[in-house]
RNA sequence: GCCCCAGUAGCUCAACGGAUAGAGCAACAGACUUCUAAUCUGUAGGUUGGGGGUUCGAUUCCCUCCUGGGGUA
Numbered sequence: 001g002c003c004c005c006a007g008u009a010g011c012u013c014a015a016c017g018g019a020u021a022g023a024g025c026a027a028c029a030g031a032c033u034u035c036u037a038a039u040c041u042g043u044a045g046g047u048u049g050g051g052g053g054u055u056c057g058a059u060u061c062c063c064u065c066c067u068g069g070g071g072u073a
Stems, first nucleotide, its partner, number of pairs: 001072007010025004018056001027043005049065005
C1' cells in the first nucleotide's frame, strides 16, 4: 500500500429500517445486618467514533475521514 473485521453507558455486549437505544457487571441511594460482605429494591449514567448522503423515519443502508485488530508481500 491492498483486503477483511470492529467502534453503542465507566467495562463487557444486545438492539427486522419504525415504541422513550436496552442487559449484565461497576457506581450511587435505600432495605436487611451490631458492622461489613452477600442478597433484595430503586436511581443516575448515551453527540450509537467524526462529517455528509438516502429515507416519512438511520445504531442499522451508502460515501468519506479517524481509531483499534487481523490478513497479505
Molecule: transfer RNA
Organism: Ardenticatenaceae bacterium